[in-house]
RNA sequence: AAAGGCAAACCCGGCGAAAGCCGGCGACGCAAAGCCACGAGGCUAAAGCGACGAGGAGUCGCUACGCCAGUCGGGCCGCCGAA
Numbered sequence: 001a002a003a004g005g006c007a008a009a010c011c012c013g014g015c016g017a018a019a020g021c022c023g024g025c026g027a028c029g030c031a032a033a034g035c036c037a038c039g040a041g042g043c044u045a046a047a048g049c050g051a052c053g054a055g056g057a058g059u060c061g062c063u064a065c066g067c068c069a070g071u072c073g074g075g076c077c078g079c080c081g082a083a
Stems, first nucleotide, its partner, number of pairs: 005030002011024005028070001034076003038073003041068003048062005
């Protein structure tokens, strides 16, 4: 080089409080866009705590035990192979 791989957004279905995830469709991109939340960072706040409220309802604030590996670093593992 070539073969082959993955699949953003939108839309549809499902799960979830949400962030987001899964499947379908679809290709914006990706040489690890394979896997792991260990460090930094980001998103969400059901539950909990606090404030307001007589209380309840409700609203607001804080918090990850929820997420993001397609934000960066790190770790683990790995396909093809022309000249």
Molecule: c-di-GMP-I riboswitch aptamer
Organism: soil metagenome